Molecule: transfer RNA
Organism: Candidatus Nomurabacteria bacterium
């Protein structure tokens, strides 16, 4: 510099354009227990940033920033 891929809870991932974006883990709260570990119950918190389409965008289009692989 050119091509393709990828950005979602704190980390890891899911989610035909259509319900209140879901799970696991974390982390806190509460039960438990002599304390604490596990175990059970809840509770917080998430789509990279900016336009556009479109009744409705994480999901499609455009630029932008960050990241990886390939060419060079």
């Nucleotide at each position: 510099g050119c091509a393709c891929c990828c950005g979602u809870a704190g980390u890891g991932a899911a989610a035909c354009g259509g319900a209140u974006a879901u799970c696991a883990u974390a982390c806190c709260u509460g039960c438990c227990u002599u304390c604490g570990a596990a175990g059970c119950a809840g509770a917080u918190g998430u789509u990279c940033c900016a336009g556009g389409u479109u009744c409705g965008a994480g999901u499609c289009c455009u630029g932008g920033c960050g990241g990886g692989u390939g060419c060079a």